This is a predicted structure of a 351-nucleotide part of an RNA (small-subunit ribosomal RNA, central domain) from an uncultured prokaryote. Model confidence (mean pLDDT): 85 of 100.
Context: one part of a larger RNA
């Protein structure tokens, strides 16, 4: 410097935007940096290979040859390639245009069940729980029931291996306002791409400040059980933080498909969602195609499980990351955070 590799064995950044970088279609000239390719200089000498000489042989010693595969000049020469200029296409990329699906963001305003707590009827003794019970509630009238009222969450069925959306995620109606998809045919830019160290934005739960809310649930902290004991887990009975709002923090999750993007090539059946075209028997219809999403499989990979056009096949492109096990995702330093701690990140010993 080449040479292996990341689904499960070590290893894809949680995710996307984007800056240097690094990679870039199609055709015709242009230069001649890169590239090939003469020539000339130089690349000490020894030393090492090859061939031969001398010391009786060898080691050692001398000759000759190669060798140094480099670098530097030439206003030398070539022009497929990459690179440069100029011109020009349309297959990538991106707009317009007409249709569309859809829990995609936000913010406002509503809606009904059902839980609880309080009022008031009706009505009496038990209700409640468990494996069994006790703690707890209740003759101050409870649990059941019937009307009415507050308030907070969450949105039954529809509901589907469906949809969206970068991921995290997203589900009751409405009404505004925003993003981003697919699909037709046509028109219009002419390579505008692709990825992407640093960088920046989001980023589930729980957890922090601040100021609300508080129905259900529900860490701790307390009772009842349970046990040999039981400061425990299952179990009951009540409950504070939280969960909810608004706002700034946090910045990690088995943040998973444990699979990093982009585009291209490669047998088939079978389902399912969203557009289209087309056929005729005009139907709950067939056949086509596109874009998503699933189940088998073939040829190839793969240690094997298994993956197979949503690839882990077959070649390219650019990041990221591994390199025995444990010490260790730790210390120590930086840097972020109010903290909790995040992140970057080892040695020593050891086996």
């Nucleotide at each position: 410097u080449u040479g292996g590799g990341c689904g499960u064995a070590a290893a894809g950044c949680g995710u996307c935007u984007g800056u240097a970088g690094g990679u870039c279609g199609u055709c015709u000239a242009u230069c001649a940096a890169g590239u090939c390719u003469g020539a000339a200089g130089u690349g000490a000498a020894a030393g090492a290979a090859u061939g031969g000489a001398g010391c009786u042989c060898a080691a050692c010693u001398c000759c000759a040859u190669c060798c140094c595969c480099g670098c530097u000049u030439c206003g030398g020469g070539a022009a497929a390639c990459u690179a440069u200029u100029a011109a020009a296409c349309u297959a990538g990329a991106g707009a317009a245009u007409g249709u569309u699906a859809g829990a995609a963001g936000u913010a406002a305003g509503u809606g009904g069940a059902a839980u609880u707590u309080c009022c008031a009827g009706u009505g009496u003794a038990g209700c409640g729980g468990u494996g069994a019970a006790a703690u707890g509630c209740g003759u101050a009238g409870a649990u059941a029931u019937u009307g009415g009222a507050a308030g907070g969450a969450a949105c039954c069925c529809c509901a589907g291996a469906g949809g969206c959306g970068a991921a995290g995620g997203c589900g009751g109606c409405u009404u505004a306002u925003u993003g981003g998809g697919a699909c037709a045919g046509u028109u219009c830019u002419g390579a505008c791409a692709c990825u992407g160290a640093g960088a920046g934005a989001c980023g589930a739960a729980a957890g922090c400040g601040u100021g609300g809310g508080u129905a259900g649930c529900g860490a701790a902290a307390g009772g009842g059980a349970u046990u040999a004991g039981a400061u425990a887990c299952c179990c009951c009975u009540g409950g504070u933080a939280g969960u909810c709002c608004a706002u700034g923090c946090c910045g990690u999750a088995a943040a998973c498909g444990a699979u990093g993007u982009c585009a291209a090539c490669u047998a088939g059946c079978c389902g399912u969602u969203g557009g289209a075209a087309g056929a005729c028997u005009u139907g709950a219809u067939c056949u086509u195609u596109u874009a998503g999403u699933g189940g088998c499989g073939c040829a190839g990979c793969u240690a094997a499980c298994g993956c197979a056009a949503u690839a882990a096949g077959c070649a390219c492109u650019c990041c990221g990351c591994c390199u025995g096990g444990g010490g260790a995702g730790u210390a120590c330093g930086g840097c972020c955070g109010c903290a909790a701690g995040g992140u970057u990140a080892a040695a020593a010993c050891u086996c």